[in-house]
Molecule: transfer RNA
Organism: Tautonia plasticadhaerens
């Protein structure tokens, strides 16, 4: 410096062909217990990496940019 892939909740991931952003852990309350754990029932937590463009509508197409991770090449 080309090049290919990924960036979505505190972690790890989904979300079909563009149509109400989700699950599991993990946090918080509550039941259960003498009391912690387990368990079981609720609960909160998102600028979908930033910006733009197309579209009636974008995590999904397009364009830049940043950051990662892997190969290439001097």
């Nucleotide at each position: 410096g080309c090049c290919a892939c990924c960036g979505u909740a505190g972690c790890u991931c989904a979300a079909u062909c563009g149509g109400c952003a989700g699950a599991g852990c993990a946090c918080c309350g509550c039941u259960u217990u003498c009391g912690u754990a387990a368990a079981g029932c609720g609960g909160g937590g998102g600028u979908u990496a930033a910006g733009a463009g197309u579209u009636c509508g974008a995590c999904u197409c397009u364009c830049u940019u940043c950051g990662g991770u892997g190969g290439c090449u001097c």